[in-house]
RNA sequence: UGUGAUAACGCUAAACUCAUUGUGAAGUGAGGACAGAAAGCCAUGGGUCUUUUAUAGAUUGCCAGGCUGCCAUAG
Numbered sequence: 001u002g003u004g005a006u007a008a009c010g011c012u013a014a015a016c017u018c019a020u021u022g023u024g025a026a027g028u029g030a031g032g033a034c035a036g037a038a039a040g041c042c043a044u045g046g047g048u049c050u051u052u053u054a055u056a057g058a059u060u061g062c063c064a065g066g067c068u069g070c071c072a073u074a075g
């Protein structure tokens, strides 16, 4: 620097349930695992969603982009 297995020490945790915050999309905590090789971080562009439609919000586990990193493998 390239690649990403039916591998992986370790990591995250969808649906659903309970509690809690919010008008809401959703967030947080606990349980729980469908999955993930950036499912780590950033709302920068697009998408979707919310309502009190605006100089507003939610979503990075929708896609792209930026930054950083683990393991394995090849050079």
Base pairs, nucleotide, nucleotide: 001074002073003072004071011036012035016031017030018029019028020027021026034061040067041066042065044064045063046062047059048058049057050056
c-di-GMP-I-GGC riboswitch aptamer from Sulfurovum sp., 75 nucleotides, folded computationally. Of the family's consensus pairs, 91% are formed in the model. It matches the Rfam family "c-di-GMP-I-GGC riboswitch aptamer". The family has 40 seed sequences and 1,298 matches in Rfam 15.1. The sequence was found by an Rfam model in a public genome assembly.